[in-house]
RNA sequence: UCAUGAAAAAGCCAAACCUGUUGUGAAGCAGGGACGGAAAGCCACGAGUCUUAUUAAGAUAGUCGGGUUGCCUGA
Numbered sequence: 001u002c003a004u005g006a007a008a009a010a011g012c013c014a015a016a017c018c019u020g021u022u023g024u025g026a027a028g029c030a031g032g033g034a035c036g037g038a039a040a041g042c043c044a045c046g047a048g049u050c051u052u053a054u055u056a057a058g059a060u061a062g063u064c065g066g067g068u069u070g071c072c073u074g075a
Stems, first nucleotide, its partner, number of pairs: 001075003005072001012037002017032006035062001041068003045065003048060005
């Protein structure tokens, strides 16, 4: 630098749900909890879906694509 993989090893993240809290809301945050995940790390650029006070604004990166960064293994 490139590629591969839950084959191994060390680890990592955390769905639904519950409690508290923020928000008009979608939903977010913290704790518990694990359905799952090889980027389920980050980014709202494009599309999709959702919300609202609707020709706009917002949410969703664990919807897809794209960008970017990283661990182990192999060459």
Molecule: c-di-GMP-I riboswitch aptamer
Organism: Desulfobacula sp.